The RNA shown here (transfer RNA) has 72 nucleotides and comes from a Candidatus Amesbacteria bacterium. It matches the Rfam family "tRNA". The family's RNA type in Rfam is transfer RNA. Its family is annotated with triplet codon-amino acid adaptor activity in the Gene Ontology.

RNA sequence: GGCCUCGUCGUCUAACGGCUAGGACGGCAGGUUCUCAACCUGUAAAUCGGAGUCCGAUUCUCCGCGGGGUCA
Repeated sequence: GGCCUCGUCGUCUAACGGCUAGGACGGCAGGUUCUCAACCUGUAAAUCGGAGUCCGAUUCUCCGCGGGGUCA
């Protein structure tokens, strides 16, 4: 340098183009307990950036950025 692939809450992981972006763990608050743990309830937290297509984009296309793989 060419090609392939991936990028979503703090972490891991879902989402035939219809989203009000879901779940688990973790965090926070409350309940329970003499206290802690466990358990129960609630709550905050995310789509790598920019363009394009579309009524509508996390999803499709292009360019870039970053990770991984492969060939040279």